[in-house]
């Protein structure tokens, strides 16, 4: 890195540094931003994927349920900001569901 599985309308920000961009990529829309963007650092927080404990079950594990937060990640504007291509349904259009794509976690030849 390919791939597999799960989740993605909930939740959670201050300070320092920096100095013009940012919201993954292309296009469009919309939004954030000199009342200070990205990046980096510090502290704090959210969540509960890995994890810990207990119960249950078992030969053992796996599984299930509850609780927890020390550690490994992740995250802390807006649904993954919305749309695009395909499918379903519908068809004047809009709106809706899914796939695809993307993000994160665990596994991983």
């Nucleotide at each position: 890195u390919a791939g597999u599985u799960a989740u993605c309308a909930a939740g959670a920000a201050a300070g320092g540094u920096g100095g013009a961009g940012g919201g993954a990529a292309u296009a469009g829309a919309c939004c954030c931003u000199u009342u200070g963007a990205a990046g980096c650092c510090u502290u704090a927080g959210c969540a509960a994927c890995c994890c810990u404990u207990u119960a249950u079950u078992u030969c053992a594990a796996a599984g299930u349920a509850a609780a927890g937060a020390a550690g490994g990640u992740g995250c802390u504007a807006a649904a993954u900001u919305c749309u695009a291509u395909c499918c379903g349904a519908a068809u004047u259009a809009a709106a809706c569901g899914g796939a695809c794509a993307g993000a994160u976690a665990a596994c991983g030849a």